[in-house]
RNA sequence: GCCACAGUAGCAUAGUCGGUUUCAAUGCACUACAUUGGUAAUGUAGAGAUCGGGGGUUCGAAUCCCUCCUGUGGCU
Numbered sequence: 001g002c003c004a005c006a007g008u009a010g011c012a013u014a015g016u017c018g019g020u021u022u023c024a025a026u027g028c029a030c031u032a033c034a035u036u037g038g039u040a041a042u043g044u045a046g047a048g049a050u051c052g053g054g055g056g057u058u059c060g061a062a063u064c065c066c067u068c069c070u071g072u073g074g075c076u
């Protein structure tokens, strides 16, 4: 330099044949409360994402297209 794949909450993943009227889901972690003599564990409730950046297509984009950035693997 070229090719392929990936980037979604603090972490790990799902959702990617565009749609429903509002909410992007799950586990762990986090916060509060209950429970306990006190922790842990358990139970209940809650908060946390503008879906890697920018642009485009469309009535409508996490999802399609272009470009850039980052990571992984391969080729020369």
Stems, first nucleotide, its partner, number of pairs: 001075007010028004019059001030046005052068005
The prediction has a mean pLDDT of 80. Predicted 3D model of a 76-nucleotide RNA (transfer RNA) from an archaeon. Rfam family: tRNA. Rfam's curators write: Transfer RNA (tRNA) molecules are approximately 80 nucleotides in length.